[in-house]
RNA sequence: AACAGCAGGUGGGUAAUCGCUCUGUCUCCCGACGUUACGUCGGGGGGUAGGGAGGAAAGUCCGGGCUCCAGAGGACAGGGUGACGGCUAACGACCGCCCUCCCCGGCGUUAUGCCGGGGAGCGAGAUAGUGCCACAGAAAAUAUACAGCCUGAUUCUGACCCUAAAGGUCGGAAAGGCAAUGGUGAAAUGGUGCGGUAAGAGCGCACCGCUUCCCGAGUAAUCGGGAGGGCACGGAAAACCUCACCCGGAGCAAGACCAAACAGGGUAGACCGGUCCGGUCAUUAAGUCCCAGGUAGGUCGUUUGAUUCCUGCAGUAAUGCAGGGCCAAGAUAAAUGGUUACCGUGGCACCAUAGGCGCCAUGACAAAACCCGGCUUAUAGCCUGCUGUUCUUU
RNA sequence: GGGGAUAUAGCUCAGUUGGGAGAGCGCGUGGAUCGCACCCACGAGGUCGGGGGUUCGAGUCCCCCUAUCUCCACCA
Numbered sequence: 001a002a003c004a005g006c007a008g009g010u011g012g013g014u015a016a017u018c019g020c021u022c023u024g025u026c027u028c029c030c031g032a033c034g035u036u037a038c039g040u041c042g043g044g045g046g047g048u049a050g051g052g053a054g055g056a057a058a059g060u061c062c063g064g065g066c067u068c069c070a071g072a073g074g075a076c077a078g079g080g081u082g083a084c085g086g087c088u089a090a091c092g093a094c095c096g097c098c099c100u101c102c103c104c105g106g107c108g109u110u111a112u113g114c115c116g117g118g119g120a121g122c123g124a125g126a127u128a129g130u131g132c133c134a135c136a137g138a139a140a141a142u143a144u145a146c147a148g149c150c151u152g153a154u155u156c157u158g159a160c161c162c163u164a165a166a167g168g169u170c171g172g173a174a175a176g177g178c179a180a181u182g183g184u185g186a187a188a189u190g191g192u193g194c195g196g197u198a199a200g201a202g203c204g205c206a207c208c209g210c211u212u213c214c215c216g217a218g219u220a221a222u223c224g225g226g227a228g229g230g231c232a233c234g235g236a237a238a239a240c241c242u243c244a245c246c247c248g249g250a251g252c253a254a255g256a257c258c259a260a261a262c263a264g265g266g267u268a269g270a271c272c273g274g275u276c277c278g279g280u281c282a283u284u285a286a287g288u289c290c291c292a293g294g295u296a297g298g299u300c301g302u303u304u305g306a307u308u309c310c311u312g313c314a315g316u317a318a319u320g321c322a323g324g325g326c327c328a329a330g331a332u333a334a335a336u337g338g339u340u341a342c343c344g345u346g347g348c349a350c351c352a353u354a355g356g357c358g359c360c361a362u363g364a365c366a367a368a369a370c371c372c373g374g375c376u377u378a379u380a381g382c383c384u385g386c387u388g389u390u391c392u393u394u
Numbered sequence: 395g396g397g398g399a400u401a402u403a404g405c406u407c408a409g410u411u412g413g414g415a416g417a418g419c420g421c422g423u424g425g426a427u428c429g430c431a432c433c434c435a436c437g438a439g440g441u442c443g444g445g446g447g448u449u450c451g452a453g454u455c456c457c458c459c460u461a462u463c464u465c466c467a468c469c470a
Base pairs, nucleotide, nucleotide: 001390002389003388004387005386006385007384008383009382010381011379012343013342014341015340016339017338018337020052021051022050023049024048025047026046027045028044029043030042031041032040033039034038054365058376059375061374062373063372064371065370066251067250068249069248073277074276075275076274078247079246080245081244082243084096085095086094098123099121100120101119102118103117104116105115106114107113124242125241129240130239132235133234146182147181148178149177150176151175154174155173156172157171158170159169160168161167190208191207192206193205194204195203209231210229211228212227213226214225215224216223217222255300256299257298258297264291265290266289268288269281270280271279272278293469294468295467308325309324310323311322312321313320314319344362345361346360347359348358350356351355395466396465397464398463399462400461401460404419405418406417407416413450421437422436423435424434425433443459444458445457446456447455
């Protein structure tokens, strides 16, 4: 320098014109009502002024606002979260910090550890209980002894030596001792070294690991130091479960109002949409439920909002507070698109390099549907960072 | 727009405390039959929709994508 991968950011700007959609305003036409001019309401055409997709609008995975279910009350069931502290309307998100694990580099090494950089973590409890750990292996969870190692102590016994006997040396068997070594496995009941021993072993000692207590630092998780303990406590809770905390259900097709049309019938007390308690309202009638029937129209909800931009202050940060600016899509079968010019950006070629000129491209993922805060996933080109490979120069 | 469910062989489906991937029909080969079907025996056929994680080990447990199916309005 090129290429590849990963992570983060960005996701062109201005103007003209032809269309689409919404709002304001002017004008014309039509309809209804009341009429003296004319006014009010509704609809349509034309002119004019202005607004018109995203970082994810997506998946619908969490959380909240809002609306209804009687202002929805208790218990159980069910669901969710899980180190510590903070932030927030709320959260499983975000910020900070701790711990653990992985990778790279360096120091040092018996094991281990220390330092620096990067990354990941659903990170409570395995002495509350129930269950699981296939195959292999001797043994898979109160450990055990297959191969193997050892005969010091106990019993029996062979050979040899020496003998009066006792004894000594080398063996064998029984009965035992051991867990170093081997093998199996994902995992084998602390690790290394020295001592020790018949052989061995935390059996003893030193260091490391683990654990108990005390002291100190910190809001806390936790960390550091000291003194003891010979080592108990395998894994798995993204198995059931236990503990702590949180959660009522449904969703704008929620729900409210107006208009049009139609045909009733059945059944049961209904509701607090899982169950029970408790409660409320009705008491023979109610669209609460079922079947049948009718309508596929309009208005509100519907865009001013925990929004967004700038500045200052507090805070490591997430974030909060104060002041100021702006009004910034609202469609309903679903509008936001096409073309052109210039600028910007990128590529190529030339001149010859502070740069200039010409040509080409301007793509990808995808597109509001009640609204917000997050997460996740998808993304051409360009920019930044890290890692890897190759090439060139020194 | 908003809820719910499913994905395992060509088709229809099983698969529970996580450890062998299966059944029926279909397909192929052989047998039986004069021949065909029924029948008998044997066999092939699977990235368990895709990816990641937990675990020694995942069809199964957790997370994220993909595809398919299904439900919903108003009136009285």
Predicted 3D model of RNase P RNA and transfer RNA as a complex of 470 nucleotides. Rfam match: Bacterial RNase P class A. Gene Ontology terms of the family: ribonuclease P activity, tRNA processing and dimeric ribonuclease P complex. Rfam classes the family as a ribozyme.